Formats: sequence, C1' cells, structure tokens
RNA sequence: CGUUAUAGCUCAGUUGGUAGAGCACUUGAUUCGUAAUCAAGCGGUCAACAGUUCGAUUCUGUUUAAC
Repeated sequence: CGUUAUAGCUCAGUUGGUAGAGCACUUGAUUCGUAAUCAAGCGGUCAACAGUUCGAUUCUGUUUAAC
C1' cells in the first nucleotide's frame, strides 16, 4: 500500500429503504431402534466510533483484527 470483517460454521446481499441461503442446533412425523427423509422452529445492536442523509450492512473518515 492492498483485500477482508454479516447467524455457532461457510457465504450471499444492496445504483441507501426496518437481512437471507446451505450446514449445524431444537421439536415433531416416519422406524422395533438408529441413520436417512419430510415438516416446523431457534439463532444476527451487519468489527468499533464518528460524519452525511428523512433513512446507512451499503457512502465518507478514523480505529481494531486477520491475510
């Protein structure tokens, strides 16, 4: 100097309008039982602080962490 930081994990998302998927976890159905399958559910102050804006995960600045 550059890239990245979003759910327990891996990752999407947006010309700015109250955030999603897969896996995992919980419950139920199925089975003699387990696995598998199916259905439902839970889970996020979007790294931190400020600025701009009616409104910021998204734009701007600084800081922190990783590469």